[in-house]
RNA sequence: GGCCUGGUAGCCAAGUGGUAAGGCAGAGAUCUGCAAAAUCUCUAUACAGCGGUUCGAUUCCGCUCCAGGCCU
Numbered sequence: 001g002g003c004c005u006g007g008u009a010g011c012c013a014a015g016u017g018g019u020a021a022g023g024c025a026g027a028g029a030u031c032u033g034c035a036a037a038a039u040c041u042c043u044a045u046a047c048a049g050c051g052g053u054u055c056g057a058u059u060c061c062g063c064u065c066c067a068g069g070c071c072u
Base pairs, nucleotide, nucleotide: 001071002070003069004068005067006066007065010024011023012022018055026042027041028040029039030038048064049063050062051061052060
């Protein structure tokens, strides 16, 4: 230098054009003599950045940044 894969909340992670699931963590409640465990409920400003296409973009296109890999 070329190519490929990935970047979604504090962490992990689903999501192939129509207002983004789930788990862990966190908060509250029930339970308990107190805890732990269990059960229920709840919160968050989360789609790497910029631009384009589109009525509408996490999703499609371009460029850039970051991480990993392959080739030279």
Molecule: transfer RNA
Organism: uncultured bacterium